[in-house]
The RNA shown here (transfer RNA) has 73 nucleotides and comes from Pseudobdellovibrio sp. Rfam family: tRNA. It is annotated as a transfer RNA.
RNA sequence: GCAGCCUUAGCGUAGUUGGUAGCGCGCUUCCUUGACAUGGAAGAGGUCACAGAUUCGAGUUCUGUAGGCUGCA
Repeated sequence: GCAGCCUUAGCGUAGUUGGUAGCGCGCUUCCUUGACAUGGAAGAGGUCACAGAUUCGAGUUCUGUAGGCUGCA
């Protein structure tokens, strides 16, 4: 330099044919305990890497940029 893949909550990840983004762990509050752990209930937390385009509507399609991984040279 070229090609392919990946980027979604603090961490790990799902998201089918474009239709108002979920799960596990963690975190906060409460219940349970003499106290802790376990268990139970509720809750917070996401400009879906960034910028544009298409569309009535984009995590999903297209283009560019950035970062990471792999392969080729």

The coordinates come from a structure-prediction model, not an experiment, and the mean pLDDT is 82.